A computed fold for a 71-nucleotide RNA from Candidatus Zambryskibacteria bacterium RIFCSPHIGHO2_01_FULL_43_25, annotated as transfer RNA. RNAcentral records the identical sequence in 3 taxa. It matches the Rfam family "tRNA". Rfam links the family to the GO term triplet codon-amino acid adaptor activity. The family's RNA type in Rfam is transfer RNA. Its mean pLDDT, the model's own confidence on a scale to 100, is 81. Taxonomically the source falls in Candidatus Zambryskiibacteriota (Bacteria, Bacteria candidate phyla). The sequence is in RNAcentral, with records from ENA.

[in-house]
RNA sequence: GCGGGUAUGGUUUAAUGGCAGAACGUUGCCUUGCCAAGGCAGAGAUUCGGGUUCGAUUCCCGGUACCCGCA
Numbered sequence: 001g002c003g004g005g006u007a008u009g010g011u012u013u014a015a016u017g018g019c020a021g022a023a024c025g026u027u028g029c030c031u032u033g034c035c036a037a038g039g040c041a042g043a044g045a046u047u048c049g050g051g052u053u054c055g056a057u058u059c060c061c062g063g064u065a066c067c068c069g070c071a
Base pairs, nucleotide, nucleotide: 001070002069003068004067005066006065007064010024011023012022013021018054026042027041028040029039030038047063048062049061050060051059
């Protein structure tokens, strides 16, 4: 330098055009003499910039980071 892949709450991951879900973690409350366990409720995410579309996590272009291969 060229080609391919990946990027979603704090972490691990689903969703393949129609208002993004789960587990663990976290916060509050209940339960307990205390802790743990358990129950209920809440906050929290689509790597960035454009384009297509009524509508983009999803499709297209470019950038960034990481991984793999070739040179």